[in-house]
Molecule: SAM riboswitch aptamer (S box leader)
Organism: Halanaerobium saccharolyticum subsp. saccharolyticum DSM 6643
């Protein structure tokens, strides 16, 4: 530092510390001195992890419990960005579906 492979519609605080900016990026659109971002403390899931469960020759998969390593804790990854196929006569304008880019985990070599 990265090929890849999985998830991204749920879920979490009327706590403390400090202050001004923040939501990746562009365009929107919003949060923010009735105090953000961050940091601590709570909390939420349950990728990895341990264990217990059934199958299975093994690889490995089925259910499950706990939370040791993470990661989450404003709006669907807030919405869009590309392509396609729909609805509209056509425009504006809307819908679906994949991509792409991003986060998060895992991570061979």
């Nucleotide at each position: 530092a990265a090929a890849u492979c999985a998830u991204c519609a749920a879920g979490a605080g009327c706590g403390g510390u400090g202050g001004a900016g923040g939501g990746a990026c562009u365009g929107g659109c919003c949060c923010u001195g009735u105090g953000a971002u961050a940091c601590c403390c709570g909390g939420c899931a349950a990728c990895c992890u341990a264990c217990u469960u059934a199958a299975a020759a093994u690889c490995u998969u089925u259910a499950g419990u706990a939370a040791g390593g993470u990661g989450c804790u404003a709006a669907u990854u807030c919405c869009a960005g590309c392509a396609u196929u729909c609805c509209g006569g056509a425009a504006a304008g809307g819908a679906a579906u994949g991509a792409u880019a991003g986060a998060u985990g895992a991570g061979a070599g």